[in-house]
RNA sequence: GACUCAUUAAGAGUGGUCGAGGGAGAUGGCCCGACGACACCACGGCAACCGGUCGCUUGCGUAAGCGAUGGCCAGGUGCCAAUUCCAGCCUGGCGGGCGAAUCCGUCGGGGAAAAUGAGAA
Repeated sequence: GACUCAUUAAGAGUGGUCGAGGGAGAUGGCCCGACGACACCACGGCAACCGGUCGCUUGCGUAAGCGAUGGCCAGGUGCCAAUUCCAGCCUGGCGGGCGAAUCCGUCGGGGAAAAUGAGAA
């Protein structure tokens, strides 16, 4: 890097270093940024995927056990502007226009991509 599965509307910032762009990606929008963003470092915090532990009910199993489900801990990761910032591809409702198509606005559904975890070769 490719693959499989799960999750992504919640949550959590101060200080130091640096010095110009940054928010993955073409594009559009909208934001952050010399009152110093982004990145890095330190400390702090959030969360609970894996892990540990204690139950209730329950499915499979002869059993050992495996799975579903809840509380607690925080060892391995992760994360700490904005829904994954929004759109983009397909599609539905409503409103506008002008009866239809196209178009504009708005609210949804699906997909793609991405991120994170776990797994497997």